[in-house]
RNA sequence: GCGGAUUUAGCAAAGCGGUAAUGCGUCUGCCUUCCAAGCAGAAGAGCGUGGGUUCGAAUCCCACAGUCCGCU
Numbered sequence: 001g002c003g004g005a006u007u008u009a010g011c012a013a014a015g016c017g018g019u020a021a022u023g024c025g026u027c028u029g030c031c032u033u034c035c036a037a038g039c040a041g042a043a044g045a046g047c048g049u050g051g052g053u054u055c056g057a058a059u060c061c062c063a064c065a066g067u068c069c070g071c072u
Base pairs, nucleotide, nucleotide: 001071002070003069004068005067006066007065010024011023012022018055026042027041028040029039030038048064049063050062051061052060
C1' cells in the first nucleotide's frame, strides 16, 4: 500500500428498512436471625464518527476512525 471481518447498555450479544430483544451484572421489594440462593419488579443503549438515499435507516450507499485477520 491492497483486501476482508468487525464496532449496538457496565460485560456478552440479537437485530437484515417501520422506530432496539435477551443473558449476566446493577437497583428496589419479598423471603431469611444475617448472607447467599430463590421469587417479583425497575432503571440503564438511539446503535464508532460525519455525510447521503428514503415518507421512514442500527439495517442500504460514501468517507473517516478504532480493533482483528490476510496479501504484497